[in-house]
The RNA shown here (Bacterial RNase P class A) has 376 nucleotides and comes from Lentibacter sp. The model forms 96% of the base pairs in the Rfam consensus. Rfam family: Bacterial RNase P class A. Rfam classes the family as a ribozyme.

């Protein structure tokens, strides 16, 4: 020097003008008032206003309500290799195992197929107690593209062909016999445990699919701050009493006649709905920082400081200058690099609140680790 791995942080500063949202005082005017104050409008003052993901709304929870006797069983629904942390988790750490990399590392629906059921396309003899196209061997006689018959080594077929690979053995083969490797079962011995190593037995039909049904352990009632609680105006519309007024009337029951029902105006309560307000609402399993203890870690335990939007069609913004990273152009200058001048800062933004997971990010900055080569 080149290539690679992983982990962390950070996401423009600073000033000046103009404005935006609540909060707390001042003030100025009006209007209530039991004279304490309340209340509208305005003016000005202080302070305070998004994130690493505020995002998807995918998972877990708080907190509310509605459902339930306690418990437990179906049925649906997820989780799924061990330990461990958490409030919980499907997160996260640590570890087994499998796959990929020379490594550093990365990745994983990773419980069960010997409890049943299914399914495995086209190829192909054959796809799970299967089989014989080609070739091999042994045989008969009518000597052939022929007939029996062996076996399953060799070609084929296929995403997978009933253990490989070498020998002995055979009319040709075959775990039929032996070695070795793969599988299986088990004593030991490590570990809490997933597993792991040795060693001993079994010639050994037990294929793949549970991201098919199913089995097994384990977990789960239901809906969401548009929950859910309070308070109340105008209009409309209801109910109930009263006071007026009337009807020899109108409305409907298809028409007519009998009948029957029903209709106005104004007060007063009383409830519910639109819609408005006000709690909920933001100090909680809280965030940051320093130390210390414990634990390989994730995390838990202590002190100590410090910090905090609560808004409701929703504010946090715009221009200017200047500095900082970076890009482009031109000049110098042997070169690191000077200097003019132009551009220039991603993704995207709360809406009950937290704990994650995913998904989006221009550009910077620190660290640890591999690998090659090269000098010493």
């Nucleotide at each position: 020097g080149c290539g690679g791995a992983g982990g962390g942080c950070u996401g423009g500063g600073u000033g000046a003008u103009c404005g935006c949202g609540g909060c707390a005082g001042u003030u100025u005017a009006g209007g209530c008032u039991u004279a304490g104050g309340c209340u509208u409008a305005g003016a000005g003052u202080g302070g305070c206003g998004a994130g690493g993901a505020a995002a998807g709304u995918c998972c877990g929870g708080a907190c509310u309500c509605c459902a339930c006797a306690a418990g437990g069983a179906a049925a649906c629904g997820g989780u799924g290799c061990c330990g461990g942390g958490u409030a919980a988790c499907g997160c996260c750490c640590g570890g087994g195992c499998a796959g990929g990399g020379c490594a550093a590392c990365c990745u994983g629906a990773c419980g069960g197929a010997a409890a049943g059921u299914g399914c495995c396309a086209c190829a192909g003899a054959g796809a799970a107690g299967a089989g014989a196209c080609u070739a091999c061997c042994c045989u008969g006689c009518a000597u052939g593209u022929c007939g029996g018959g062996g076996g399953a080594a060799a070609g084929g077929u296929g995403a997978a062909a009933c253990g490989g690979u070498g020998g002995g053995g055979u009319a040709a083969g075959a775990g039929c016999c032996c070695a070795c490797c793969g599988g299986g079962g088990u004593u030991c011995u490590g570990g809490c445990a997933a597993c792991a190593g040795c060693g001993c037995c079994c010639g050994c039909a037990u294929g793949g699919c549970a991201a098919a049904c199913c089995c097994c352990a384990c977990c789960g009632g239901g809906a969401g701050c548009a929950a859910u609680g309070c308070c109340a105006a105008a209009u409309a519309g209801g109910a109930a009493c009263c006071u007026u007024a009337c009807a020899u009337g109108g409305g409907c029951c298809g028409c007519c006649u009998u009948g029957g029902c029903u209709c106005a105006a104004g007060g007063u309560u009383c409830g519910g709905g639109u819609u408005g307000g006000c709690a909920g609402c933001u100090a909680g399993a809280g965030g940051g920082g320093c130390g210390u203890u414990g634990g390989c870690a994730a995390c838990a335990g202590c002190g100590c400081c410090u910090u905090a939007a609560g808004a409701u069609g929703a504010a946090u913004g715009a221009u200017c200058a200047u500095c900082c990273a970076g890009a482009g152009c031109g000049g110098g200058g042997c070169g690191a690099c000077c200097c003019g001048u132009u551009u220039g800062g991603a993704c995207a933004a709360g809406a009950u609140c937290c704990g994650g997971c995913u998904u989006a990010u221009a550009g910077g900055c620190c660290u640890u680790c591999c690998g090659c080569g090269c000098g010493u």